[in-house]
Molecule: transfer RNA
Organism: pig gut metagenome
RNA sequence: CGGAAUAGCUCAGCAGGUAGAGCAACUGUCUCGUAAUCAGUAGGUCGUAAGUUCGAAUCUUAUUUCCGGC
Numbered sequence: 001c002g003g004a005a006u007a008g009c010u011c012a013g014c015a016g017g018u019a020g021a022g023c024a025a026c027u028g029u030c031u032c033g034u035a036a037u038c039a040g041u042a043g044g045u046c047g048u049a050a051g052u053u054c055g056a057a058u059c060u061u062a063u064u065u066c067c068g069g070c
Base pairs, nucleotide, nucleotide: 001068002067003066004065005064008023009022010021011020017054025041026040027039028038047063048062049061050060051059
């Protein structure tokens, strides 16, 4: 100096409009039983703190951790 931080895990969502997918978990379905299939449920105020705005995951500033470069 640049990049990353969002659900248990891997990641979307970024020209501002009250956050999603896959896998995993749980419940049911099915089966003699297990797995698979199918249906459903729960789970995150978006690293932290401020600012701008009617409204911020998204814009601005500072800061923490990690990665890379000089």